[in-house]
A computed fold for a 520-nucleotide part of an RNA from a Thermoanaerobaculia bacterium, annotated as small-subunit ribosomal RNA, 5' domain. The RNAcentral record of the full RNA draws on ENA and SILVA. Taxonomically the source falls in Thermoanaerobaculia (Bacteria, Pseudomonadati, Acidobacteriota).
Context: one part of a larger RNA
RNA sequence: GAAUGAACGCUGGCGGCGUGCUUUACACAUGCAAGUCGAGCGAGGCGCGGGGGCAACCCCGCAGUCGAGCGGCGAACGGGUGAGUAACGCGUGGGUAACCUGCCUCAGGGUGGGGGAUAACCCGGGGAAACUCGGGCUAAUACCGCAUAACAUCCAAGGAUCAAAGGGGGCCGCAAGGCUCUCGCCUGGAGAGGGGCCCGCGUACGAUUAGCUAGUUGGUGGGGUAAUGGCCUACCAAGGCGACGAUCGUUAGCCGGACUGAGAGGUUGAUCGGCCACACUGGAACUGAGACACGGUCCAGACUCCUACGGGAGGCAGCAGUGGGGAAUUUUGCGCAAUGGGCGAAAGCCUGACGCAGCAACGCCGCGUGGAGGAUGAAGGUCUUCGGAUUGUAAACUCCUGUCAGCAGGGAACAAAUGCACCGGUCGAAUACGCCGGUGUUUUGAGUGUACCUGCAGAGGAAGCCCCGGCUAACUCUGUGCCAGCAGCCGCGGUAAUACAGAGGGGGCAAGCGUUAUUC
Numbered sequence: 001g002a003a004u005g006a007a008c009g010c011u012g013g014c015g016g017c018g019u020g021c022u023u024u025a026c027a028c029a030u031g032c033a034a035g036u037c038g039a040g041c042g043a044g045g046c047g048c049g050g051g052g053g054c055a056a057c058c059c060c061g062c063a064g065u066c067g068a069g070c071g072g073c074g075a076a077c078g079g080g081u082g083a084g085u086a087a088c089g090c091g092u093g094g095g096u097a098a099c100c101u102g103c104c105u106c107a108g109g110g111u112g113g114g115g116g117a118u119a120a121c122c123c124g125g126g127g128a129a130a131c132u133c134g135g136g137c138u139a140a141u142a143c144c145g146c147a148u149a150a151c152a153u154c155c156a157a158g159g160a161u162c163a164a165a166g167g168g169g170g171c172c173g174c175a176a177g178g179c180u181c182u183c184g185c186c187u188g189g190a191g192a193g194g195g196g197c198c199c200g201c202g203u204a205c206g207a208u209u210a211g212c213u214a215g216u217u218g219g220u221g222g223g224g225u226a227a228u229g230g231c232c233u234a235c236c237a238a239g240g241c242g243a244c245g246a247u248c249g250u251u252a253g254c255c256g257g258a259c260u261g262a263g264a265g266g267u268u269g270a271u272c273g274g275c276c277a278c279a280c281u282g283g284a285a286c287u288g289a290g291a292c293a294c295g296g297u298c299c300a301g302a303c304u305c306c307u308a309c310g311g312g313a314g315g316c317a318g319c320a321g322u323g324g325g326g327a328a329u330u331u332u333g334c335g336c337a338a339u340g341g342g343c344g345a346a347a348g349c350c351u352g353a354c355g356c357a358g359c360a361a362c363g364c365c366g367c368g369u370g371g372a373g374g375a376u377g378a379a380g381g382u383c384u385u386c387g388g389a390u391u392g393u394a395a396a397c398u399c400c401u402g403u404c405a406g407c408a409g410g411g412a413a414c415a416a417a418u419g420c421a422c423c424g425g426u427c428g429a430a431u432a433c434g435c436c437g438g439u440g441u442u443u444u445g446a447g448u449g450u451a452c453c454u455g456c457a458g459a460g461g462a463a464g465c466c467c468c469g470g471c472u473a474a475c476u477c478u479g480u481g482c483c484a485g486c487a488g489c490c491g492c493g494g495u496a497a498u499a500c501a502g503a504g505g506g507g508g509c510a511a512g513c514g515u516u517a518u519u520c
Stems, first nucleotide, its partner, number of pairs: 001520004006516005013367006019360002021325001026323003030320003035073003040070002044066003047062006080278003089203008099195003104191003108187004112146001114144002121136006152161003166183007204250003211241003216238008253275004257268004280301005303314004331357001333356003339353001340351004370400004380391004404461001406456005414447001419441008464509005469490003475504005485492002
């Protein structure tokens, strides 16, 4: 000199864009953060309409509505944190003939015929509660056989084994049913994207850590996995690693990057992006395409809460917020309008992701605090050799301007889509459906009456901080008298101190200026 997720002191006008618990991975009140589908299924409440009944009420219907249940998909993403980890964890380059892959895309084949349950509901019981038990009824895209088996898998090459589910719309029909479109379902193949595993190289400090190792190193058989492998197991062998630093100890998430520097390098890993690990602590598996699962389950532990003392409930390192710790770090805000995600045929619903707003000079950038004229060089202050010098065109005064703030008026973009109607194209037997394009129309904005523009008035509301001995830019007076004090280094202060304190003057930076801490 540059830099910072900074803090502290003094000061503080506005705006834009960013950033904001670095410490206790300490404990958490409260609210919200993952749902959705009635076009998978049965039943119920409410509303409306119709019918029956004197009434209570009962029955039927609805593109109605609501909340449960069965079922499907999602919940493994998104969001947080950095504890652990010195490791194939990460980075980079490869391998997988040793592998998996829901949803999506492409093209192929199939979707036949049956069965038994169970929640909801009703009845009864237990419990303070959390909840739970028994009996009875019922549905499905829930569950289970049978058939078929291209493909797939196994194989001793003869053969053997394995599947499915329906829903919605249109047309015809009295109906049964048929045809068709669409969303699905099963099966195998290819792809895309995603992941698992393996390898080469690189990846902190300590030798005042020198030896380490029995599933240890290798083999065979077996098990296990999607898959290789001591991953596990039985047996056999006695190996394996190490001064090219094993083992042990300490520290640490890694990277793209960031800071600094002419570079080489050094330091660092906040925000943003990629990967990893973790979710009160430890352990375990279940479900599933995917987890050994932050807002799932089970066990153990610590802690907190409820309790009828028998037993139960909980996990903010999600967003806000609270206590505590600390030098120190924000609102218990608005909205799904946009982007993205989940579900859904869609309408739509959900979304503390996200978009915005609030707070903080925490950072960067921009703007302003006025401009021009104005000398008998006013007054006052300070200094003085008492002549004057300086503050100083500075002020007053005159003439202007109108940024920002204030007031008034106007007023965006972010909105693309979707829905509906019509037209054209594509698909097709089709005037269905689906897809593409166009036209018209309808609806949708949290921020927001915001940005921006115009007008009004009037210099009015807006400057401080540090320094002035040398380094280093800027000097005098007074006070003090090795005192009080200053100080980054050298050093100042013991009676004329440009070094302390105050004042006048000056220098530097400026809505900031200094100090401290840290890095180069």